[in-house]
Context: one part of a larger RNA
RNA sequence: CCCUCGCUAAGGAACUCGGCAAAAUAACCCCGUAACUUCGGGAGAAGGGGUCCCUGAGCAAUCAGGGCGCAGUGAAGAGGCCCAGGCGACUGUUUACCAAAAACACAGGUGUCUGCUAACUCGCAAGAGGAUGUAUAGGCACUGACGCCUGCCCGGUGCCGGAAGGUUAACAGGAGGGGUUAGGACUUCGGUCCGAAGCUCUGAAUCGAAGCCCCGGUAAACGGCGGCCGUAACUAUAACGGUCCUAAGGUAGCGAAAUUCCUUGUCGGGUAAGUUCCGACCUGCACGAAUGGCGUAACGAUCUGGGCGCUGUCUCGGCGAGGGGCUCA
Numbered sequence: 001c002c003c004u005c006g007c008u009a010a011g012g013a014a015c016u017c018g019g020c021a022a023a024a025u026a027a028c029c030c031c032g033u034a035a036c037u038u039c040g041g042g043a044g045a046a047g048g049g050g051u052c053c054c055u056g057a058g059c060a061a062u063c064a065g066g067g068c069g070c071a072g073u074g075a076a077g078a079g080g081c082c083c084a085g086g087c088g089a090c091u092g093u094u095u096a097c098c099a100a101a102a103a104c105a106c107a108g109g110u111g112u113c114u115g116c117u118a119a120c121u122c123g124c125a126a127g128a129g130g131a132u133g134u135a136u137a138g139g140c141a142c143u144g145a146c147g148c149c150u151g152c153c154c155g156g157u158g159c160c161g162g163a164a165g166g167u168u169a170a171c172a173g174g175a176g177g178g179g180u181u182a183g184g185a186c187u188u189c190g191g192u193c194c195g196a197a198g199c200u201c202u203g204a205a206u207c208g209a210a211g212c213c214c215c216g217g218u219a220a221a222c223g224g225c226g227g228c229c230g231u232a233a234c235u236a237u238a239a240c241g242g243u244c245c246u247a248a249g250g251u252a253g254c255g256a257a258a259u260u261c262c263u264u265g266u267c268g269g270g271u272a273a274g275u276u277c278c279g280a281c282c283u284g285c286a287c288g289a290a291u292g293g294c295g296u297a298a299c300g301a302u303c304u305g306g307g308c309g310c311u312g313u314c315u316c317g318g319c320g321a322g323g324g325g326c327u328c329a
Base pairs, nucleotide, nucleotide: 001324002323003322004321005320006319007318008317010315011314014313019310027051028050029049030048031047036041038145052067053066054065055064056063057062068072080308081307082306083305084304085303086302087300088299092104093103108143109142110141111140112139113138114137120129121128122127146295147294148293149292151225152224153223156222157221158218159217160216161215162214165213166212167211172206176202177201178200179199180198183194184193185192186191226244227243228242229241230240253287254284265281266280267279268278269277
């Protein structure tokens, strides 16, 4: 010096990103317990008091009398508590070896597919699962207890339905064209031209479904949900008006938020002092309604702010114990 412990005057979070770590609390009995609440809870809330031994009584709980110590759950083991907020309802699950969470799951909600040889999945197939189930069932997708709710847009993309018209493949169809040559014509005999059948290459019109175009529907499908100008008898603001664009221009609720750039916004609270926190305001850079919105008792090794208790976290160190290191033998 390191590790693991014990004690520590006065102060008591001044430490620090942060009370991290430590200390404190602790068992049982009694008294007593708030807001809020889904009436179950919250609750071991909080906050107090008691606890040993002897004798007697009693089944016992316990009671009466007496006794000792600084101290009686006499050693060990054994909740710290409260207030407010974010997120997630909850118990669960997860990155085996840096993440346990506000991530996943979840009951519940919704959409959609599926009539049974079901849909769907695995397999080349046979076959199997689904299911020895049958729409109060099964698959898929989204949302995520509960409460109050879930607005507008179908123009684009997707899906569903439609079939009149347009377009459209192979196939069918063969108009026409090319190659070859038996033959024919011409020839300055070198060759040139025409050319049936057959064989062969090609090939127009026409006929061809679904799809696409087209016509509708559908947003708890993917998604989207405006701009400029003016206006009220102080000022300011604009219930109101004008105009342009759009498929439609963001409703309720919430809002400097796990979302706010400017920003430590402004005001209020808490502190002597508060970029955090809580309550408001609304100018929402860039919330918003099942990629759910807003609340919510209970729950959480969750995250954030505050307080009480308590402490070597600190002011600021000190002392001690065991082990290691180091030195010597």